[in-house]
Context: one part of a larger RNA
C1' cells in the first nucleotide's frame, strides 16, 4: 500500500459497487421452462339465429345450428440456452499459435429442384377391472403437420467403366456413361380469372406460413499438434492394450477407441512413476521496473449437479429442476409398495470470527414458443438489509478580551483550556416539512392511410413509409420550488525512543503495559485516572493475509 475481511469503541446523509472465503453439510415452504387451438380429434361453455311447447302476449322451458372463448390428451418446437458451484482435474484441462486432404451442424440467410397417390393404427373418450396410494390392465371407437408402404429423383450416396486438373505423404477436386438405394404435409387468409359443381362454394386460383432433396454461407461444436503451465529424489525405475504393424468392428470423424493375430517395443536424471496441493486465463494487488503474490466481483474456457454406473431421445446431452440400476439419507404407507434431491432465487437448521429479503415487476434488455395478440422468464430491471469498500457532502460562517465562570497546573504572582464559550451579525447544504414532478418509451404489434411486388382483382398478402392513440416495477422516487429554525448530526487512537504530541495524582517489580528496545522495587512524561496536546475523522484502532 491492498482486502469478498473479522473484532472493539463510535456512528448524520447521498451516489456507485460488494456481501457463506467455513460443511460439494442436510434441507420445511413458495417460485425458477414453457409455449402453440393458424398441426389434430374430442370435451366444456354458450352470444346470435331458427323451430316447438306453455301461457301471464312478452316472458319461461325444450330441441337444432353453433361465432368469439377455455383446454386434459395426441403432435411440433424449446427444455443441451439462460442461472449455480469449484468437489474432481497437474490434463491438449487451460493459455497461445497452427492443422483437419479425418469431421458434424436444429433454428437463420442465399440458390436450385420438388411436394403424386394410398394404407393401418393409437391416445384422448367409453365400459369393466386391480391398487391404500403412486399408478396400471383388458375390451371397444376416432384424428392429424403422429406412423408406414408405393410412385417420382434436379441434386445426393454406393458400385462399375472411361477421362481431366491439382497437391501436402496417406491423396484431393472434377466430367461423362451405366446400375442400385433413398423424399415430402399440410395450415391460415382471400377470391371467382381458370377448372368442377352451378351462383355461391372448393377438390380450383391466389397470397403467406410451413414440408422434402441438394449446394453454398454465417454462427456453433468436435478432433489433432508445437510451446507454456505448482511442490517433493527422505518417490528411480515405470508400463502387457503396454509400444508398433497389417485386418476387422465402432464413431460425425482420425486413432489400441475396441477386438483376434504378429512383432517387442514405449517412457525416464532435459525428472518418468509415485505422493502432495490446485479449476485455468483475461485480469487483480504490490513494485521504479524486473519480479512476487493472487484468480472474490465482471468476461472467456473447463468440470460437476446427493454418491457411483449406464444408456435413451435428439441437430446438439450421456442431460441441475429427464429416464434406468446400485448405495447412503429423508418422507408416506392399509407393510404389499411408493416418493425425493436448493452447488437456481428467497429462506431454515448446522458449521463458523464471519456474509443479506421466504420483496416488486416483466415497464426496459435478452431468451423460449406463437402468423400475431400474447404467454412464460427468481435471466434481467429494481427496491430492502449491512460504514463491508470507494467517492462526495454536512455537523455552521464572521465578529467577539471583563482574556468571564468552571476545570487543570502553580514558585501563589500567575499560567493554561482560549476567540474557545457567552453575546452580536449572517447563511440555510443535508435531514425533517409543504407543494409540483420526470428521463429511462419508442420501437414492435394492432388501427387508418400512401407507394410498390405477387395477383384476374378495386380481394388478400409481402416490403417500404406516414399518422394518431396507447404502454413505467422502480415511484409520487430523482429533480425543482416554498416556508421556518443554528436548530437534528463527532468520535476513535496515541503522547519514553523509533514517532507528531506533557504535566498532576494514585500505585509501589504489585496492579499492569509492550511492535522492538524496554517500563514498574515511594518523586513513573512508559501502569491507572484527570487536565492538556498530537493524529485521523463518520470513522478510528486491533488482528489476519499478500507485496
Nucleotide at each position: 500500500g491492498a482486502c469478498g475481511a473479522a473484532c472493539g469503541c463510535u456512528g448524520g446523509c447521498g451516489g456507485c459497487g460488494u456481501g457463506c472465503u467455513u460443511a460439494a453439510c442436510a434441507c420445511a415452504u413458495g417460485c425458477a421452462a414453457g409455449u402453440c387451438g393458424a398441426a389434430c380429434g374430442g370435451a366444456c361453455a354458450g352470444a346470435c339465429a331458427g323451430a316447438g311447447a306453455g301461457c301471464u302476449u312478452g316472458c319461461u322451458c325444450u330441441c337444432u345450428u353453433g361465432a368469439a372463448g377455455u383446454u386434459a390428451g395426441u403432435g411440433g418446437c424449446g427444455a443441451a440456452c439462460g442461472g449455480g458451484u469449484g468437489a474432481g482435474u497437474a490434463a491438449c484441462g487451460c493459455g497461445u499459435a497452427a492443422u483437419c486432404a479425418a469431421c458434424c451442424u436444429g433454428c437463420c440467410c442465399u440458390u436450385c429442384a420438388g411436394a403424386g397417390g394410398g394404407g393401418g393404427a393409437u391416445a384422448a373418450c367409453a365400459a369393466c377391472g386391480g391398487g391404500a396410494a403412486a399408478c396400471c390392465g383388458u375390451u371397444g371407437c376416432u384424428a392429424a403437420u403422429a406412423c408406414c408402404g408405393c410412385g417420382u429423383a434436379c441434386g445426393a450416396u454406393u458400385c462399375a467403366c472411361a477421362g481431366g486438373c491439382g497437391g501436402c505423404a496417406u491423396c484431393g477436386c472434377u466430367u461423362g456413361u451405366g446400375a442400385a438405394u433413398g423424399a415430402a404435409a399440410g395450415g391460415u387468409g382471400g377470391c371467382c380469372u381458370c377448372u368442377a359443381u352451378a351462383u355461391a362454394u372448393a377438390a380450383g386460383c391466389u397470397a403467406u406460413c410451413g414440408c422434402u432433396g441438394a449446394a453454398g454461407g454465417a454462427g456453433g461444436g468436435g478432433a489433432u499438434u508445437g510451446c507454456g503451465u505448482c511442490u517433493g529424489a527422505u518417490u528411480a525405475g515405470c508400463u502387457a492394450g503396454u509400444u508398433g504393424g497389417a485386418g476387422g468392428g465402432g464413431u460425425a470423424a482420425c486413432g489400441g477407441c475396441c477386438c483376434a493375430c504378429c512383432a517387442a517395443g514405449g517412457c525416464a536424471a532435459u525428472g518418468a512413476u509415485c505422493a502432495g496441493u490446485a479449476g485455468c486465463c483475461g485480469g487483480u494487488c504490490u513494485g521504479a521496473g524486473a519480479g512476487g503474490a493472487u484468480g472474490a466481483a465482471c468476461g472467456g474456457c473447463c468440470a460437476c449437479a446427493u454418491u457411483g454406473g449406464g444408456a435413451c431421445u435428439g441437430a446438439g446431452a450421456c442431460a441441475c429442476g429427464g429416464c434406468c440400476c446400485a448405495a447412503a439419507c429423508u418422507c408416506c404407507u392399509a407393510c404389499g409398495g411408493g416418493a425425493g434431491g436448493c452447488a437456481g432465487c428467497a429462506g431454515u437448521g448446522g458449521g463458523g470470527a464471519a456474509u443479506c429479503u421466504u420483496c416488486c415487476g416483466c415497464a426496459a434488455u435478452g431468451g423460449a414458443c406463437g402468423a400475431a395478440a400474447g404467454u412464460c422468464u427468481g435471466a434481467c430491471g429494481g427496491a430492502g438489509c449491512a460504514a463491508c469498500g470507494c467517492c462526495g457532502c454536512g455537523u455552521g460562517a464572521g465578529u467577539g478580551a471583563u482574556g468571564a465562570a468552571g476545570g487543570u497546573c502553580u514558585u501563589c504572582u500567575g499560567a493554561u483550556u482560549g476567540u474557545a464559550a457567552a453575546g452580536c451579525u449572517c447563511u440555510g447544504u443535508u435531514a425533517a416539512u409543504c407543494g409540483g414532478g420526470a428521463c429511462g418509451a419508442a420501437a414492435g404489434a394492432g388501427u387508418u392511410c400512401u407507394g410498390u411486388g405477387u395477383g384476374a382483382a378495386u380481394a388478400a398478402u409481402g416490403c417500404a413509409g406516414a399518422a394518431a392513440a396507447g404502454u413505467g416495477a422502480c415511484g409520487g422516487u430523482a429533480c425543482c420550488g416554498g416556508a421556518a429554525u443554528a436548530g437534528a448530526a463527532a468520535g476513535c487512537c496515541a503522547c519514553g525512543g523509533c514517532u507528531a504530541a506533557c504535566u498532576a495524582c494514585g500505585u509501589g517489580c504489585c496492579a499492569g503495559c509492550a511492535g522492538c528496545c524496554g517500563c514498574g522495587g515511594u518523586a513513573a512524561u512508559a501502569c491507572g485516572u484527570a487536565g492538556g496536546u498530537g493524529g485521523c475523522a463518520a470513522g478510528c484502532g486491533u488482528u489476519g493475509u499478500c507485496c